[in-house]
Context: one part of a larger RNA
RNA sequence: GGACGAACGCUGGCGGCGUGCCUAACACAUGCAAGUCGAGCGGAGACAUACGACGAAGCGGAAGUUUUCGGAUGGAAGCGGAGAUGUAUGUUUUAGCGGCGGACGGGUGAGUAACGCGUGAGCAACCUGUCCCUUACUGGGGGAUAACACAGCGAAAGUUGUACUAAUACCGCAUGAGACCACGGUGGGACAUCCCACAGGGGUCAAAGGAGCAAUCCGGUAAGGGGUGGGCUCGCGUCCGAUUAGAUAGUUGGUGAGGUAAAGGCUCACCUAGGCGACGAUCUCUAGCUGGUCUGAGAGGAUGAUCAGCCACAUUGGGACUGAGACACGGCCCAGACUCCUACGGGAGGCAGCAGUAGGGAAUAUUGCACAAUGGGGGGAACCCUGAUGCAGCCAUGCCGCGUGUGUGAAGAAGGCCUUCGGGUUGUAAAGCACUUUCGGAGGGGAGGGAAAUGACGUUACCCUCAGAAGAAGCACCGGCUAACUCCGUGCCAGCAGCCGCGGUAAUACGGAGGGUGCAAGCGUUAAUC
Numbered sequence: 001g002g003a004c005g006a007a008c009g010c011u012g013g014c015g016g017c018g019u020g021c022c023u024a025a026c027a028c029a030u031g032c033a034a035g036u037c038g039a040g041c042g043g044a045g046a047c048a049u050a051c052g053a054c055g056a057a058g059c060g061g062a063a064g065u066u067u068u069c070g071g072a073u074g075g076a077a078g079c080g081g082a083g084a085u086g087u088a089u090g091u092u093u094u095a096g097c098g099g100c101g102g103a104c105g106g107g108u109g110a111g112u113a114a115c116g117c118g119u120g121a122g123c124a125a126c127c128u129g130u131c132c133c134u135u136a137c138u139g140g141g142g143g144a145u146a147a148c149a150c151a152g153c154g155a156a157a158g159u160u161g162u163a164c165u166a167a168u169a170c171c172g173c174a175u176g177a178g179a180c181c182a183c184g185g186u187g188g189g190a191c192a193u194c195c196c197a198c199a200g201g202g203g204u205c206a207a208a209g210g211a212g213c214a215a216u217c218c219g220g221u222a223a224g225g226g227g228u229g230g231g232c233u234c235g236c237g238u239c240c241g242a243u244u245a246g247a248u249a250g251u252u253g254g255u256g257a258g259g260u261a262a263a264g265g266c267u268c269a270c271c272u273a274g275g276c277g278a279c280g281a282u283c284u285c286u287a288g289c290u291g292g293u294c295u296g297a298g299a300g301g302a303u304g305a306u307c308a309g310c311c312a313c314a315u316u317g318g319g320a321c322u323g324a325g326a327c328a329c330g331g332c333c334c335a336g337a338c339u340c341c342u343a344c345g346g347g348a349g350g351c352a353g354c355a356g357u358a359g360g361g362a363a364u365a366u367u368g369c370a371c372a373a374u375g376g377g378g379g380g381a382a383c384c385c386u387g388a389u390g391c392a393g394c395c396a397u398g399c400c401g402c403g404u405g406u407g408u409g410a411a412g413a414a415g416g417c418c419u420u421c422g423g424g425u426u427g428u429a430a431a432g433c434a435c436u437u438u439c440g441g442a443g444g445g446g447a448g449g450g451a452a453a454u455g456a457c458g459u460u461a462c463c464c465u466c467a468g469a470a471g472a473a474g475c476a477c478c479g480g481c482u483a484a485c486u487c488c489g490u491g492c493c494a495g496c497a498g499c500c501g502c503g504g505u506a507a508u509a510c511g512g513a514g515g516g517u518g519c520a521a522g523c524g525u526u527a528a529u530c
Base pairs, nucleotide, nucleotide: 001530002529006526007525008524009523010522013402014401015400016399017398018397020394021360027357028356030355031354032353035100036099037098040097041096043094044093045092046091047090048089049088050087051086052085054083058079059078064073065072066071107313108312109311116238117237118236119235120234121233122232123231126230127229131226132225133224134223135222136221137220138219139173141171142170149162150161151160152159153158178205179204180203181202183200185198186197187196188195189194209218210217211216241283246276248274251273253271254270255269256268257267258266288310289309290308291307292303293302294301295300315336316335317334318333319332338349339348340347341346366392368391369390370389374388375386376385377384378383405435406434407433408432415426416425417424418423439471441466442465443464444463445462449457474519475518476517477516478515479500480499481498485514486513487512488511489510495502496501
């Protein structure tokens, strides 16, 4: 000098774009962060319409009874249609069964010195839902079970029994272009293993329907190819310590078997005695790795926040289930610690998601708005969901830009400071005069973000008008390094200090003042780093 996810001190006008728990992977109140499909299915509820059987009030007043012949009483038929109910149709809602998605997106860096990462190869040892292309099919049956109902148990969480019912849920059968399995055959290719193609007979294996008047559309099954995503293997590279020198029994290799999508001690039985190590094994310490970032002329050194790729983790440890994919952050089971509820029998929970709280700390933000855009999940669609994302809020935390006026103005005013008392300096600085209005303020207009409908941002950007120099400058330093000097106070005291060093009575080095220098909405200091 540079640089910073910075902090602290003093100060602080505006805007744009970034960044913002580096510490306790400490504990978490509350809300939200993953749903969706009724065009897979049976129910249940609501509303509307139509129809059927009921049917209140009210209107109506017959027969009958009685009479003082005026009437009184009486209440049938009929009209009426509140209401309730059943069936059908339509619209709508959705607890359950079922499908797809919850393996993405988002967070964190604890662990890991490792094929974890980077780079370059390999798999003749592998898988791949959805997507694209192609081929062939989509026939006919069966048995259940949620929901609902009834009956229980329990404080709750929840759960048991009985009976009923549906499906694109589940299971046989048929068909088999085809795939797979074993068999022998032919041809081709390679090779440490074997691989590919062709034909043959044998065995095994499929399916689901829905919407629509229909056309058709969305699906289903088997197979081949592609694409995408993954799995595995290897060469090389990847921190410190020898005050860590030996370390290893599934250990090294083989045979056979099991297991996996797949090679393999991955696992097991038997056999073998090997395999690693001063080219640093083993052990210990530290650490996510990289693209990058900072610095440097470079070589190199330091670093790994934000953004991007990979890996690992999800209260701690272990385990599997489902699935194309997990050994699964907001799934399951077990154990531990902790917190909460309890009727004491038993239960519930997991912010290293977004906000937010407590704590720790020098230190790091709102319990905001919206799905308008981009993208993701579901759906035929309308649409629903999305703390991803887009935005807004807070913080001079960083970078960049702008402003805090401009011109004129010598009586070189007053005041301050210094003085050799003549003056010098602050200083064209101020005042005064003339002018301007950026930013900010007030009022009005008003895009783009979309081909069309939809705009959170939004009192948006931007434009016009108005008032008035008006609302807007500090911080550090001035002995040398290092730009910038005098006076007063103090008297080895008080203090300063990055190094050299200042201070013991004339201190340009301490404290104050005047003046000056440097940077500027910042300026200094501190920490770690080149």